[in-house]
RNA sequence: GGGCGAUUAGCUCAGUUGGUUAGAGCGCAUGUAUCACACACAUGAGGUCGUAGGUUCAACUCCUAUAUCGCCCA
Numbered sequence: 001g002g003g004c005g006a007u008u009a010g011c012u013c014a015g016u017u018g019g020u021u022a023g024a025g026c027g028c029a030u031g032u033a034u035c036a037c038a039c040a041c042a043u044g045a046g047g048u049c050g051u052a053g054g055u056u057c058a059a060c061u062c063c064u065a066u067a068u069c070g071c072c073c074a
Stems, first nucleotide, its partner, number of pairs: 001073007010026004019057001028044005050066005
């Protein structure tokens, strides 16, 4: 230098042949219960879907550029 893949909640990840509130598990907070803690149950907070543009009535999803990480080639 070239090619491929990944990037979504604090962590690990799902999601979509573009469509009507962006989710799960763990974690965190509060409550119930307990003498108390843990477990269990209930409720809740937490997200510019890596970044910036573009296409579209509509983009996590498609296109372009770019950043980081991993693998391969030279």
This is a predicted structure of a 74-nucleotide RNA (transfer RNA) from a Candidatus Woesearchaeota archaeon. The sequence is in RNAcentral, with records from ENA. Its Rfam family is "tRNA". It is annotated as a transfer RNA. Taxonomically the source falls in Candidatus Woesearchaeota (Archaea, Nanobdellati).